[in-house]
The RNA shown here (transfer RNA) has 71 nucleotides and comes from a bacterium.
RNA sequence: GCGGCCAUGGUUUAGUGGUAGAAUGGGUCCUUGCCAAGGACUCGACGCGAGUUCGAUUCUCGCUGGCCGCA
Numbered sequence: 001g002c003g004g005c006c007a008u009g010g011u012u013u014a015g016u017g018g019u020a021g022a023a024u025g026g027g028u029c030c031u032u033g034c035c036a037a038g039g040a041c042u043c044g045a046c047g048c049g050a051g052u053u054c055g056a057u058u059c060u061c062g063c064u065g066g067c068c069g070c071a
Base pairs, nucleotide, nucleotide: 001070002069003068004067005066006065007064010024011023012022013021018054025043026042027041028040029039030038047063048062049061050060051059
């Protein structure tokens, strides 16, 4: 330099045009003599910029970062 793959709550991940879900985690409360365990409610996310579309996390292009391969 060229090509491929990936980027979603603090962490691990599902979803793939129509309101973003789970596990784990944080907070408050209940239960308990205390701890642990359990229960109820709640908080928290689509890397950045454009394009297409009525509508983009999803499709296209570029950028950034990571991994892999070729030279």
It matches the Rfam family "tRNA". Rfam describes the family as follows. Transfer RNA (tRNA) molecules are approximately 80 nucleotides in length. It is annotated as a transfer RNA.